[in-house]
The prediction has a mean pLDDT of 77.
A computed fold for a 266-nucleotide RNA from a Solirubrobacterales bacterium, annotated as Bacterial large signal recognition particle RNA.
Its Rfam family is "Bacterial large signal recognition particle RNA". It is annotated as a non-coding RNA gene.

RNA sequence: CCGUGCUAGGCGGGGAGGUAGCGGUGCCCUGCACCCGCAAUCCGCUCUAGCGGGGCUGAAUUCCCACCCGAGGGUCCGGCGCCGGUUUGGGCCGGGACGCCGCGGGAGGCGUUGACGGCCAGGUCCUGCGCAGUGGCGGCCUGCGAACCAGGUCAGGUCCGGAAGGAAGCAGCCUUAAGCGGUAGCCGCCAUGUGAUGCAGGCAAGCCUGGCCCGAGCCGAACGCGGCGGACCGCCCGGCGGCUCCUCCCGACGGCGGGUGCACGG
Numbered sequence: 001c002c003g004u005g006c007u008a009g010g011c012g013g014g015g016a017g018g019u020a021g022c023g024g025u026g027c028c029c030u031g032c033a034c035c036c037g038c039a040a041u042c043c044g045c046u047c048u049a050g051c052g053g054g055g056c057u058g059a060a061u062u063c064c065c066a067c068c069c070g071a072g073g074g075u076c077c078g079g080c081g082c083c084g085g086u087u088u089g090g091g092c093c094g095g096g097a098c099g100c101c102g103c104g105g106g107a108g109g110c111g112u113u114g115a116c117g118g119c120c121a122g123g124u125c126c127u128g129c130g131c132a133g134u135g136g137c138g139g140c141c142u143g144c145g146a147a148c149c150a151g152g153u154c155a156g157g158u159c160c161g162g163a164a165g166g167a168a169g170c171a172g173c174c175u176u177a178a179g180c181g182g183u184a185g186c187c188g189c190c191a192u193g194u195g196a197u198g199c200a201g202g203c204a205a206g207c208c209u210g211g212c213c214c215g216a217g218c219c220g221a222a223c224g225c226g227g228c229g230g231a232c233c234g235c236c237c238g239g240c241g242g243c244u245c246c247u248c249c250c251g252a253c254g255g256c257g258g259g260u261g262c263a264c265g266g
Stems, first nucleotide, its partner, number of pairs: 001266006009057003012030004020046005034054005063259003067255002072250003078246002081243003085240003089237003093234003098229007108219003117213008125202006131195002133192008141182004150175004158167003
């Protein structure tokens, strides 16, 4: 070096998820790669690999290791950007309907039959006490109203008495008590979503009415400027969320380099 027979190994791998962790079933990627049974409110395992059974291949195109590439997946933290996503956040930010105030402006109106201003009185408002009205209750008034245990009169009858006479007393009749009603009127008490109401007091200002003083102003639409507030719209800075990219992590397929036996014969 060649041949034959073996052995280790191989006959897919990876990501996310799940798990204390690992592998597998299930999902996804890669791309083609033995078969059967098992597995998600799951199966197996505890250190490297699904478990159980069978088959093929076999020291290299096929096994092992390192590096490159990079499908795909993830991305807590960090960075750029975007969002017609969100936000009781922030800004001597911008706009802003509208409102208020001030200044200007004066359409028009009021005013010598007296403006503005000043003073006074009254009202409006509050408090207290009355009066009236209304309502309730009570009394006066009035009707009914007691088998006996209320009153009067008490027939009959009863009792006491020799008699004269006396006593209690049912029914009846007449009264009235409690109580039950009535109520035009009168009186008292209580209450008051009542009042062309009276008295007293309070009353900072405003408003209204009237009187007096004074004697010429007063009010004021449109519009303009300024200030303040301002729903809302926008801009910027934030917070939260989403997307893309970067970063970072894993990484199939592929590429390249290296490594790996035993026995016999020639």